[in-house]
RNA sequence: ACGAACUGUGCGGGAGAGAUCGCCGGCAGAUGAGCGGAAACGCGACGUGACCGGCGGCGCCGACGGAGCAACGGCCAGGAACCUCUCAGGCAUCAGGGACCGCGCAGGGAUG
Numbered sequence: 001a002c003g004a005a006c007u008g009u010g011c012g013g014g015a016g017a018g019a020u021c022g023c024c025g026g027c028a029g030a031u032g033a034g035c036g037g038a039a040a041c042g043c044g045a046c047g048u049g050a051c052c053g054g055c056g057g058c059g060c061c062g063a064c065g066g067a068g069c070a071a072c073g074g075c076c077a078g079g080a081a082c083c084u085c086u087c088a089g090g091c092a093u094c095a096g097g098g099a100c101c102g103c104g105c106a107g108g109g110a111u112g
Base pairs, nucleotide, nucleotide: 006107007106008105009104010103011102012101013100018058020057021056022055023054024053025052026051034043035042036041059091060090061089065087066085067084068083072078
């Protein structure tokens, strides 16, 4: 002088899987029995139903978390993953999360 691994941080990228079924509740629009009224008009049950929320069923995902295991091992202990399992979590869009990747900054200090 250059400055690796690694750590932290900022920014960017970042997959997968039912817009599933049922029940309950909420609620917009539309329809509208009936009621009030001279009329205009006002109120408005029941039912339906896009949407939202909760609960449950079946199906599914896996790259946060969690669990399991090979080689190795004094064959004890230990022992990896994007592999396996799906407990938790998740399954239209949006949002959130997201292993990992890239770049910047800071620490670091291998190597020369």
Background
Model confidence (mean pLDDT): 79 of 100. A computed fold for a 112-nucleotide RNA from a Chloroflexota bacterium, annotated as Glycine riboswitch aptamer. Its Rfam family is "Glycine riboswitch aptamer". Its family is annotated with glycine biosynthetic process in the Gene Ontology.